Context: one part of a larger RNA
Molecule: small-subunit ribosomal RNA, 3' major domain
Organism: Phycisphaerales bacterium
């Protein structure tokens, strides 16, 4: 000066505490160990690995195996050398296929010109040399990127000034804040990176605009619908501003920062979310995005290809979805009600066939127009009455659909029959403080397909509790002890 203490103030967080809901048992799905394997490619490992890299392994991807091929190469300059044969294209033969022989047809630009021949040249291609290629090692040689402590409130400079020195001061005390936020004192003054604020988004009003988008009142038209003519009030888009500052009162405080209460307001003390991550810690992670030093390789650790694995399964853990049911299930499809997106190698109404995935066909749409698209919970009726069942849906057979070149390993999707396990879960441990949790659907991105129950948005219904900090767990400040650096 720092670390650490089962020292001590002091103060914070879904840390406990009070509530609410899972995990952990049951079956699946998903990754991970571990076992097996010719191979089950690598990487990640407490928190901060494990639905993670991977926003899609059937081929590919693919890095891994097995076998067949290749050796200036699946890419890239450069050189030399041929030559017009070549490249392409079309067939043959071998062959799983890459590829390997082989036969046919046969380019382009320029000068000369005899008008179909000669010179020439670029690209290409053959030979050959320089090289190329490596998801090969090493994140303990590195940039670049990211996790974490932590969105905690800290980290530091200049000058003075103390002290021999390391250093201390300022940054400490009182008070107060979400904060090193602000106010006062004081050898300190005063500044930087952070905190706040400036951005973005949503809640409220105004304003400008009026299509595709709206329809109040006129007026036409229809089985019905803003269809239509006309209007831009409403709502809504999307520009631009207004608006919340403790600004007003009162109380408390130290006349201060502020705190409490309150008035107006759509909104009140940061209004709600988001972006944004200080000096730095963990030789954290990453040489498999990318880039790169240094080693290795170099007829192979490179490439092509054709199967095959990454989907393998005694068994353990992680994260999930489904359940065990009456706050439910089943019908009727009877009646409502979003939001945010995709859509031309696209999105497909309507209309037909099909019990149904789904065929057949194809308006209309580059889209506020038309299209995925019926939102499901929810409301209403009915029927099940507490059973391993009308609860649950596994796992098998069977028949079909749909993408693909091509569903055996190893895709989804439907129908039909089958109908496990599981009756609320043992130490133990997660997540939430409001439009949260809980629950309910719809999207998108990746992508032919799809293993999405992930992962990222969106809206719909909507709680409970906590006004305390003794204790767990983590963090912050001050200050003590140490034989510790």
């Nucleotide at each position: 000066u720092g670390a650490c203490g089962g020292g001590g103030g002091c103060u914070c967080a879904c840390a406990c505490a009070a509530g609410c809901g899972g995990u952990g048992g049951a079956g699946g799905a998903u990754g991970u160990g571990g076992c097996u394997u010719a191979a089950u490619u690598c990487g990640a490992a407490g928190c901060a690995a494990c639905g993670c890299g991977c926003a899609g392994a059937a081929c590919c991807u693919u890095a891994c195996c097995c076998g067949g091929g290749u050796u200036u190469g699946a890419c890239a300059u450069g050189c030399u050398a041929g030559g017009a044969u070549u490249a392409g294209c079309u067939g043959c033969u071998g062959g799983a296929a890459a590829c390997a022989g082989u036969a046919g047809u046969g380019a382009c630009g320029c000068g000369g010109c005899u008008u179909g021949c000669c010179g020439u040249g670029g690209a290409a291609c053959u030979a050959g040399c320089a090289c190329a290629g490596g998801u090969g090692c090493u994140g303990c040689a590195u940039g670049g990127c990211u996790g974490u402590c932590g969105u905690c409130a800290g980290c530091u400079c200049g000058u003075g000034u103390c002290g021999u020195g390391a250093g201390a001061u300022g940054u400490c005390g009182g008070g107060u804040u979400a904060a090193g936020u602000c106010c006062c004192u004081g050898a300190a003054c005063g500044a930087g990176c952070g905190a706040a604020a400036c951005c973005c988004u949503u809640a409220u009003c105004g304003u400008u605009a009026g299509u595709u988008g709206c329809c109040a009142g006129c007026g036409c038209g229809u089985u019905a619908u803003g269809g239509c003519g006309g209007g831009c009030a409403c709502u809504u888009u999307a520009g631009c501003g207004a608006g919340a500052c403790u600004g007003c009162c009162g109380g408390u405080g130290u006349u201060a920062a502020a705190c409490c209460g309150g008035a107006g307001g759509a909104a009140g003390g940061u209004g709600g979310g988001g972006a944004u991550g200080a000096c730095g810690u963990c030789a954290a992670g990453u040489c498999c995005u990318c880039a790169u030093g240094g080693c290795c390789u170099u007829u192979a650790u490179g490439u092509c290809c054709g199967g095959g694995g990454u989907u393998g399964c005694a068994c353990a853990c992680g994260u999930c979805c489904u359940a065990c049911a009456a706050u439910g299930g089943a019908a009727u499809g009877g009646u409502a009600c979003a939001g945010a997106g995709c859509g031309a190698c696209g999105c497909a109404a309507g209309a037909c066939c099909g019990c149904g995935a789904g065929g057949u066909g194809g308006a209309g749409c580059a889209a506020a127009u038309c299209g995925c698209a019926c939102a499901a919970a929810a409301c209403a009726u009915u029927c099940c009455u507490c059973a391993g069942u009308u609860c649950g849906g596994a796992u098998u057979g069977c028949a079909g659909g749909c993408u693909g070149c091509a569903a055996c390993u190893c895709g989804c999707c439907u129908g039909c029959a089958u109908g496990a396990a599981g009756c609320u879960g043992g130490a133990a441990u997660c997540g939430c403080u409001a439009g949260u949790a809980a629950u309910c659907g719809c999207g998108c991105a990746u992508c032919a397909g799809c293993u999405a129950c992930g992962g990222c948005g969106c809206g719909g219904u909507g709680a409970a509790u906590a006004u305390g900090u003794u204790c767990c767990u983590g963090a912050g400040c001050c200050u003590u002890g140490u034989a510790c650096a």